This is a predicted structure of a 72-nucleotide RNA (transfer RNA) from a Candidatus Staskawiczbacteria bacterium.
It matches the Rfam family "tRNA". By type it is a transfer RNA.
NCBI's taxonomy places the organism under Bacteria, Bacteria candidate phyla, Candidatus Staskawicziibacteriota.
RNA sequence: GCCUCCAUAGUUCAACGGAUAGAACGUUCCCGUCCUAAGGGAAAAAUUUGGGUUCAAUUCCUGAUGGGGGCA
Numbered sequence: 001g002c003c004u005c006c007a008u009a010g011u012u013c014a015a016c017g018g019a020u021a022g023a024a025c026g027u028u029c030c031c032g033u034c035c036u037a038a039g040g041g042a043a044a045a046a047u048u049u050g051g052g053u054u055c056a057a058u059u060c061c062u063g064a065u066g067g068g069g070g071c072a
Stems, first nucleotide, its partner, number of pairs: 001071007010025004018055001027043005048064005
C1' cells in the first nucleotide's frame, strides 16, 4: 500500500429499515439485618464520526478514525 471483518450502557452481548434501542453482570438509592450478607424493589447509563439513500437508518451506500485478520 491492497483486500477483508468489526465499532451499541462501565463490561459482555442483542435489536426484519418502523418498539420507549433491550438483557446479563456491574454502579447508585430504598427495603431487608443489631451490623454485614442472602433476597426483593427502583433509578441512572450507549448506537465512533462526516455525508448520502429513504416517509423513516443502530441497520443500507460512501469518506474518515480506531481495532482484528490476510496479502505484498